[in-house]
Molecule: Glycine riboswitch aptamer
Organism: Syntrophomonas sp. UBA4911
RNA sequence: AUGAAGGAUAUGGGAGAGUAUCUAUAUGAUACGCCGAAGAGGCAAGCUCCUGAUAAAUCAUGGUCAGGGGUGUAACUUUCAGGCAAAGGGGCCAUAUCCGGAUG
Numbered sequence: 001a002u003g004a005a006g007g008a009u010a011u012g013g014g015a016g017a018g019u020a021u022c023u024a025u026a027u028g029a030u031a032c033g034c035c036g037a038a039g040a041g042g043c044a045a046g047c048u049c050c051u052g053a054u055a056a057a058u059c060a061u062g063g064u065c066a067g068g069g070g071u072g073u074a075a076c077u078u079u080c081a082g083g084c085a086a087a088g089g090g091g092c093c094a095u096a097u098c099c100g101g102a103u104g
Base pairs, nucleotide, nucleotide: 006099007098008097009096010095011094012093013092018032019031020030021029022028033084034083035082039080040078041077042076046071047070048069049068050067051066052065053064054063
C1' cells in the first nucleotide's frame, strides 16, 4: 500500500497555409496572397438584475410581454499576436513521476 476531478514536470507523437521580384544570399527585404492548434478577443441558450406595460376592484406577490445590463461553451468566429523551407513553437493524445485527496 483505495487513489476521482484538477494541477505541475519529463519523454514520445502532433496539423494547416505561398507566389513573385531584388540582392548584400541572410532563408533577408518588399508587394500581394494565405493558415489556425501558443496566447488573446467575440458571441448562443440558460441564469440573473433594472425599467416599462399587462388581466384581476385596489395594494402586494407571482406570471406574461417589450427594452436594457451582467454572467455565459467551443474544434464556431476575429486574425490582434503568431505562422506559411528547416529548426523552434504547437491545441490535443499517450506513458511515467510528483502534488492533490473525491470515493472506498